[in-house]
RNA sequence: ACCAUGGAGAGUUUGAUCCUGGCUCAGGAUGAACGCUGGCGGUAUGCUUAACACAUGCAAGUCGAACGGUCUCUUCGGAGAUAGUGGCGGACGGGUGAGUAACGCGUAAGAAUCUACCUACAGACUCGGGACAACAGUUGGAAACGACUGCUAAUACCGGAUAUGCCUUCGGGUGAAAGAUUUAUCAUCUGUAGAUGAGCUUGCGUCCGAUUAGCUAGAUGGAGUGGUAAAGGCACACCAUGGCGACGAUCGGUAACUGGUCUGAGAGGAUGACCAGUCACACUGGGACUGAGACACGGCCCAGACUCCUACGGGAGGCAGCAGUGGGGAAUUUUCCGCAAUGGGCGAAAGCCUGACGGAGCAACGCCGCGUGAGGGAGGAAGGUCUUUGGAUUGUAAACCUCUUUUCUCAAGGAAGAAGUUCUGACGGUACUUGAGGAAUCAGCCUCGGCUAACUCCGUGCCAGCAGCCGCGGUAAUACGGGGGAGGCAAGCGUUAUCCGGAAUUAUUGGGCGUAAAGCGUCCGCAGGUGGUCAGCCAAGUCUGCUGUCAAAUCAGGUUGCUUAACGACCUAAAGGCGGUGGAAACUGGCAGACUAGAGAGCAGUAGGGGUAGCAGGAAUUCCCAGUGUAGCGGUGAAAUGCGUAGAGAUUGGGAAGAACAUCGGUGGCGAAAGCGUGCUACUGGGCUGUAUCUGACACUCAGGGACGAAAGCUAGGGGAGCGAAAGGGAUUAGAUACCCCUGUAGUCCUAGCCGUAAACGAUGGAUACUAGGCGUGGCUUGUAUCGACCCGAGCCGUGCCGAAGCUAACGCGUUAAGUAUCCCGCCUGGGGAGUACGGCCGCAAGGCUGAAACUCAAAGGAAUUGACGGGGGCCCGCACAAGCGGUGGAGCAUGUGGUUUAAUUCGACGCAACGCGAAGAACCUUACCCAGACUUGACAUGGAUGGGAAAGCCUCUGGAAACAGGGGCCCCUCUUCGGAGCUCAUUCACAGGUGCUGCAUGGCUGUCGUCAGCUCGUGUCGUGAGAUGUUGGGUUAAGUCCCGCAACGAGCGCAACCCUUGUCUUUAGUUGCUACGAAAGAGCACUCUAAAGAGACUGCCGGUGACAAACCGGAGGAAGGUGGGGAUGACGUCAAGUCCUCAUGGCCCUUACACCCAGGGUUGCACACGUGCUACAAUGGUGCAUACAAAGCGACGCAAGGCCGCGAGGCGGAGCAAAUCGCAAAAAAUGCACCCCAGUUCGGAUUGCAGGCUGCAACCCGCCUGCAUGAAGCCGGAAUCGCUAGUAAUCGCGGAUCAGCUACGCCGCGGUGAAUGUGUUCCUGAGCCUUGUACACACCGCCCGUCAACUCAUGGGAGCCGGUAGCGCCCGAAGCCGCCACAUCACUGUGGCGACCACGGCAAGAUCGGUGACUGGGAGUAAGUCGUAACAAGGUAGCCGUAGGAGAACCUGCGGCUGGAUCACCUCCUUU
Repeated sequence: ACCAUGGAGAGUUUGAUCCUGGCUCAGGAUGAACGCUGGCGGUAUGCUUAACACAUGCAAGUCGAACGGUCUCUUCGGAGAUAGUGGCGGACGGGUGAGUAACGCGUAAGAAUCUACCUACAGACUCGGGACAACAGUUGGAAACGACUGCUAAUACCGGAUAUGCCUUCGGGUGAAAGAUUUAUCAUCUGUAGAUGAGCUUGCGUCCGAUUAGCUAGAUGGAGUGGUAAAGGCACACCAUGGCGACGAUCGGUAACUGGUCUGAGAGGAUGACCAGUCACACUGGGACUGAGACACGGCCCAGACUCCUACGGGAGGCAGCAGUGGGGAAUUUUCCGCAAUGGGCGAAAGCCUGACGGAGCAACGCCGCGUGAGGGAGGAAGGUCUUUGGAUUGUAAACCUCUUUUCUCAAGGAAGAAGUUCUGACGGUACUUGAGGAAUCAGCCUCGGCUAACUCCGUGCCAGCAGCCGCGGUAAUACGGGGGAGGCAAGCGUUAUCCGGAAUUAUUGGGCGUAAAGCGUCCGCAGGUGGUCAGCCAAGUCUGCUGUCAAAUCAGGUUGCUUAACGACCUAAAGGCGGUGGAAACUGGCAGACUAGAGAGCAGUAGGGGUAGCAGGAAUUCCCAGUGUAGCGGUGAAAUGCGUAGAGAUUGGGAAGAACAUCGGUGGCGAAAGCGUGCUACUGGGCUGUAUCUGACACUCAGGGACGAAAGCUAGGGGAGCGAAAGGGAUUAGAUACCCCUGUAGUCCUAGCCGUAAACGAUGGAUACUAGGCGUGGCUUGUAUCGACCCGAGCCGUGCCGAAGCUAACGCGUUAAGUAUCCCGCCUGGGGAGUACGGCCGCAAGGCUGAAACUCAAAGGAAUUGACGGGGGCCCGCACAAGCGGUGGAGCAUGUGGUUUAAUUCGACGCAACGCGAAGAACCUUACCCAGACUUGACAUGGAUGGGAAAGCCUCUGGAAACAGGGGCCCCUCUUCGGAGCUCAUUCACAGGUGCUGCAUGGCUGUCGUCAGCUCGUGUCGUGAGAUGUUGGGUUAAGUCCCGCAACGAGCGCAACCCUUGUCUUUAGUUGCUACGAAAGAGCACUCUAAAGAGACUGCCGGUGACAAACCGGAGGAAGGUGGGGAUGACGUCAAGUCCUCAUGGCCCUUACACCCAGGGUUGCACACGUGCUACAAUGGUGCAUACAAAGCGACGCAAGGCCGCGAGGCGGAGCAAAUCGCAAAAAAUGCACCCCAGUUCGGAUUGCAGGCUGCAACCCGCCUGCAUGAAGCCGGAAUCGCUAGUAAUCGCGGAUCAGCUACGCCGCGGUGAAUGUGUUCCUGAGCCUUGUACACACCGCCCGUCAACUCAUGGGAGCCGGUAGCGCCCGAAGCCGCCACAUCACUGUGGCGACCACGGCAAGAUCGGUGACUGGGAGUAAGUCGUAACAAGGUAGCCGUAGGAGAACCUGCGGCUGGAUCACCUCCUUU
């Protein structure tokens, strides 16, 4: 167990995940083409496009043994050639695929037929006749080709006879032949068979479109006649009215079909070159003739188009045969050899013919085989490339040594293919064999980011370019171009095109439809599909045995031949299809029979907003009338329009109208859905329960069809209270065609009729069966629960929630399934274009139903996750707000920035987190900028080479702005092995140098969120996964601080603590400190202080609250109380934050300059704007005099006392001090006394003039200070905005760094005096945690919609215009067959006329397809256009669906619907306790 050999994935949607889903790739193949390259052989293949047009040659002839004649040669015996007559063949072979969707092809059958040559058998081959070519003559024409007269043969033609045969009305009728020669045969005729070939019929199979649904008059059938080889409407006359079609007719498009071929695991899909079978065609259309066979590729006639010849009268032609030419095209060969082989035609044969065929040529076009050398060879040569400069790699590769000769060149030999065969070989001197020579003649192509094997350097700089998809390229490109290297394949390698595969991406094998694309809005129902139980018969399906066939080739298995292979030969096997025949009877089916569990009917009950019609009712609203009554009412976020003194609104009474029915009311009821709600009446549909009386499968589903179908809308007539699209007005706003307000028309209501759509939703079609439960609720029945009604329990039918198994991508579903199965229907196949266009049907219209394509993108999408965000929610914190105090914004000045100016105003920093910032000091220097002048191994470093030296250094002169250049003088180095070295100068080579660029190549450092409380990990668990858990929850805290709980248990970085300082005390130690002594000295160390060690504070104690916890509140004690105050300390990370000008550094750039030196200038310029400050505007003040109290620092290039001079800045001079000793040093506010008296002042001090001082080489640009004089603005500051919660704010002075001096009012520190307010979290802002929504992830500074404008592309409509196709009607009617008539002929027959049919052509009306078209409609695309902001968060008016109106646009509004709406509250239900 039929052959058993047979199945791989990857990239791309996301921040990440799972899924859905498309796109793309890896494989194989080709009659291929293109690019680069190219050694040989074998074997196949070679116009896929224009069935476009063809020059030239050849491709079908043969027979003298059918015939007459002519000619040539002759050895005179004959031999040969042949135009014509005649026979056979030109229907095969060869080509092509235009047409054809058909009995054309394939397969399997069939009956009513013919068949030359061939085979077998039987028989025959008799008697006659008259012509026509050739030929001869005459003659027409340019030619092609004829015309007339005359002669002649036959296997040419005709007649008679005879015979099987055929027909027959059974009488009969009809009906054949040909000879030739070499004498052995070959021909000829008839019949019967065979074989071969052909014609015809039928079943089944054979592409797409329904936006093609009806088609058909010879159409369907009958019997008759004709016709054919033959059945038949094949044709005709008559009769009947049929025939085909949803199992797809007709029509349109496309196409030769098959064996096979390619692919695939297969099922399938695609295809039909070569080879083979069939069909069709032969320039286009029509037609017949001849013949066994044709309606004939190299035959005829006619018509048409085209080409050629022409004497213009007329003629000729048909390569889709082989070569070849032009053309078309991306693209496809020689005008070759031969009949030697195989095959064909003719012939008795020899033979002739054969572009069939056999061969050669061309082409890497395919397949197969071989080669371009083999072995050794490391100083790992040179060269190249890279480099960290060490080396690595190219690479045993080369060179070199040894060997071989496939291939190559030359030479020699040399086939088989030839058979039944005498001769005969195109290929071909080929294959093959032998010998010689010499590594000699022979390697490329593609790729190297991932997929996908293979990496570096240089160039380029979103350029040039690459790309199959994703995507590379904007100055460090493994992706572009080149080099080196590597990988792959190899005489090829890549690319392009096409097919299958992968793609389970049309799913029979083998998919889906709650949310991804997809369940018709709902029901009824014909056809169709499917169908309960029992036994019987049949055998259509089904299973099975035997059998016929499915050509060969191919595929498969085996054997075998070429050296092998490709290739070839032989044998075998073969699934499956169709047909025949026998068997089985389980299942399906059919027939007849029975049953009751499905279904229906009956009977008895029962609930209900089920439907239709009518009658009735009250509350409310508006309007009208009247009364009371007075100034407002109404409306909003706030207003206004509006109403009201002509009396509103309010209130009371009366009346009118229309619409809708509060409470009950409920995840309650009913209905197929839409939908249905006051009460009562009438009519009426369905359900449920119980019973088991009847029927006996009557059932389920349902294409087409039919009915119903919210709201809006339409038509006609009513009605019209309220509401209310449109419209008008008022607001809001940048605008506001909106949201809000005041009015208000259609409409909403009724009747009759249309429309037929909704998020018509459970986004879930219907039916049946099965598969844990729990808890509600509505209806009925029932129990042993009852007297009864409840409670409790059982059954059936509905309606909900939670949940098991299972399913699901997840969410979720879960006996009301999205579970497990069966049946039937509908629908889906990437997004957009588009539910659009065109066509059709329906509709009054609006529109509905059906429903594409071009083009374009690599995605579009679902669910869930982590973040971020929200004009979402909850909790909490912070000088965030509030409560306060003081400021800024106004003035003048200082300072920084922008802008502007300039030769230069060097550079950087730009919201918070740039702007008294880098800069803790710009007159020169600094300095990086500008101008001018110099220098070039350099101002600075290291090394090499050559040469020099009195090394270096110091003083000085001249020119010059200096740098620099040129002189003079002084001085006269050290070591030495005497060679030299150190050092220095000059020249030269490497190199130096750069505050040049890139902070978006970097290190380091820093800012910020933020001293916010967070950020993570291991193991475990959960989830397909991203991830979650822990880290959430209840409390608490400044805190992820701690406690409790918990599928988590632990841990780390952060918090806290440890560190410094300050506050109290103790001990120790006292000099320069301190002091009880009048001072000094001296003494002492108690105190202050200094500086070392310790103590102290931990919610430790008490009370309360809390859960008995953590903790919080209050209290005691204490110097200090709940982290005592302050500081240092800054988690994971964010901002491509800042810095290449601190430093370091990759790459790039400059090298007599972008380096370096020097003088001067600039960084300080000034209409202006902003930030940060200082001083003020005064009386809590100013001025004068007097008096008091700090801390922390600094000082030798220094701080400088006392003293003297000067009004002063300061000067002279110099004690002391390297500092608890001396100095700076005076603290100031404060306090006391006095003056000022509210004013531009005795406030304020800017600005300016004069005179001085100091530092420094030098104060002009451009320093500070002093004195005198001058005496500006400013009288408390708009919008807005900042800081601060206690020794804080406010206020007062002091010191220091940098520093020659200083623009310091800055910065960093120090102390003095010393408040107010809050005990709250509504709001603003920022941050944290939890939760929710999301179309965001560059993360809301996000995403994104539409009009308009620009360009490009494809497409619809369009007055028309142009062309094609097919059909109908009419006209014309060639050739031709047929029919009829006439004439001619001995006959066969011919000619002419007429008729029917009919090609081409013409006319007319339409149909259909294509092209084009002024203009026009939307659509798609594009790096940075305009207007708004519709959607995503409650998207700032929740969104969306249908419909109607309106509007620049997204959209807005009305009516009804949906949740695929956030938030809060309530109701109900569920879970847990």
Description:
Small-subunit ribosomal RNA from Microcystis sp., 1473 nucleotides, folded computationally. The prediction has a mean pLDDT of 83. It matches the Rfam family "Bacterial small subunit ribosomal RNA".